[in-house]
RNA sequence: UUCUUCGGGGUUGGGUGAAAUUCCCUACUGGCGGUAAGCAGUUUUUUGCAAGUCCGCGACCCGCGUAUGGCCAAGGAGGCCAUGCUGCGGCUGAUUCGGUGCAAAUCCGAGACCAACAGUAAAGUCUGGAUGAAAGAAGAA
Numbered sequence: 001u002u003c004u005u006c007g008g009g010g011u012u013g014g015g016u017g018a019a020a021u022u023c024c025c026u027a028c029u030g031g032c033g034g035u036a037a038g039c040a041g042u043u044u045u046u047u048g049c050a051a052g053u054c055c056g057c058g059a060c061c062c063g064c065g066u067a068u069g070g071c072c073a074a075g076g077a078g079g080c081c082a083u084g085c086u087g088c089g090g091c092u093g094a095u096u097c098g099g100u101g102c103a104a105a106u107c108c109g110a111g112a113c114c115a116a117c118a119g120u121a122a123a124g125u126c127u128g129g130a131u132g133a134a135a136g137a138a139g140a141a
Stems, first nucleotide, its partner, number of pairs: 001141006013025003027125002029115002031057004038049004052113002061090004065085008095111005117128003
């Protein structure tokens, strides 16, 4: 460098209502890389796991660029619309207290908080774009 495969989880039980897995009480979930004093092996220096809220990345969305097609324009210049993209930029949520200790936003305990867009009785959990895309992981040449 090329190719292949993989690559996101979750509404339990009740209340109100004409209608809500959307509101209220309760329940449940936590992508990828980094960091590590814990845990487990190995057996003596290595291996695996370990943060939703620390540092970054990704999905969605927006702008620019670009490609293709269509339309407006007598022609051109230029403009508009649709779709795509290995590109560039933007946007993008949430943590405290106590304990141990030389040292912890990561360990232990307790409490708190967060979760794109569209649809619909207002959605992290339903349906949809999505049998998509991607951070990346593994393997082969």
Overview:
A computed fold for a 141-nucleotide RNA from Candidatus Acetatifactor stercoripullorum, annotated as FMN riboswitch aptamer (RFN element). Taxonomically the source falls in Acetatifactor (Bacteria, Bacillati, Clostridia, Lachnospirales). The coordinates come from a structure-prediction model, not an experiment, and the mean pLDDT is 79. The model forms 100% of the base pairs in the Rfam consensus.